[in-house]
RNA sequence: GUCGGAAUAGUUUAGUUGGUUAAAACAGCGGGAUCAUAAUUCGCACACCGGGGGUUCAAAUCCCUCUUCCGAUA
Numbered sequence: 001g002u003c004g005g006a007a008u009a010g011u012u013u014a015g016u017u018g019g020u021u022a023a024a025a026c027a028g029c030g031g032g033a034u035c036a037u038a039a040u041u042c043g044c045a046c047a048c049c050g051g052g053g054g055u056u057c058a059a060a061u062c063c064c065u066c067u068u069c070c071g072a073u074a
Base pairs, nucleotide, nucleotide: 001073002072003071004070005069006068007067010026011025012024013023019057028044029043030042031041032040050066051065052064053063054062
């Protein structure tokens, strides 16, 4: 340089070739339980989906471009 893949909560992931309110685990916070702590149990909050633009009545999802990371190839 060329080709392919990825970017969603603090972390790791899900999200059916578009449709009402973006889901889960761990972590965090609060409560129960315990003499107390851990384990355990219940609840709560946190992401407008990497940036910008386009298509559409409607975009995390489709298209273009840029950024970052991973892989293949010379």
Predicted 3D model of a 74-nucleotide RNA (transfer RNA) from Phlegmariurus squarrosus. RNAcentral records the identical sequence in 2 taxa. Its Rfam family is "tRNA". The family's RNA type in Rfam is transfer RNA. Its Rfam clan is "tRNA clan". Its mean pLDDT, the model's own confidence on a scale to 100, is 80.